[in-house]
RNA sequence: GGGCGAGUGGCUUAGCCCGGACAUAGCGUCAGCCUCCUAAGCUGAACGCCGGGGGUUCAAAUCCCCCCUCGCCCG
Numbered sequence: 001g002g003g004c005g006a007g008u009g010g011c012u013u014a015g016c017c018c019g020g021a022c023a024u025a026g027c028g029u030c031a032g033c034c035u036c037c038u039a040a041g042c043u044g045a046a047c048g049c050c051g052g053g054g055g056u057u058c059a060a061a062u063c064c065c066c067c068c069u070c071g072c073c074c075g
Stems, first nucleotide, its partner, number of pairs: 001074007010027003020058001029045005051067005
C1' cells in the first nucleotide's frame, strides 16, 4: 500500500443483508415493595443522540462516500 471483518447505554448484546417512525434484552447502578436485617424475588427509573463527518431519501443504526480505532490476511 491492497483486501476482509468488527465499532450500538457502565459491561455484554439483538436489530443492519431487505430503510419505517417510541433502538432490544441480560448483567450492573439508583429508588420503592417484601424481610427483624441482608440476599433472593417483584415493581419502577436513570443511562445511547448507534465510532466521527458528509450525502441520498418523506424517513438512515440500516444504503452510498471519506476518515478514525481494533483484529485477520496479502504484498

The RNA shown here (transfer RNA) has 75 nucleotides and comes from Methanoregula sp. SKADARSKE-2. Rfam family: tRNA. By type it is a transfer RNA. Its family is annotated with triplet codon-amino acid adaptor activity in the Gene Ontology. The prediction has a mean pLDDT of 82.